The RNA shown here (transfer RNA) has 75 nucleotides and comes from a Candidatus Melainabacteria bacterium. NCBI's taxonomy places the organism under Bacteria, Bacillati, Candidatus Melainabacteria. Its mean pLDDT, the model's own confidence on a scale to 100, is 83. It matches the Rfam family "tRNA". By type it is a transfer RNA.
RNA sequence: GCACUAGUAGCUCAGCGGUAGAGCAGGCGCCUCUUAAGCGCUUGGUCGAAGGUUCGAAUCCUUCCUGGUGCACCA
Numbered sequence: 001g002c003a004c005u006a007g008u009a010g011c012u013c014a015g016c017g018g019u020a021g022a023g024c025a026g027g028c029g030c031c032u033c034u035u036a037a038g039c040g041c042u043u044g045g046u047c048g049a050a051g052g053u054u055c056g057a058a059u060c061c062u063u064c065c066u067g068g069u070g071c072a073c074c075a
Base pairs, nucleotide, nucleotide: 001071002070003069004068005067006066007065010024011023012022013021018055026042027041028040029039030038048064049063050062051061052060
């Protein structure tokens, strides 16, 4: 340099055109002598950035940023 792949909640991930979700973590409560475990409720997101297509974009297209993998180059 080229190709592929990943980027979504604090963490790990799902969702692949039609209301952004789960588990864990956090908060409140139940239970318990206490802790842990268990149960219920609940907070938390500019969906990596900018632009485009569309009635409608996390999802499709373009460019860029970051990580990973492979290939090439290496005077």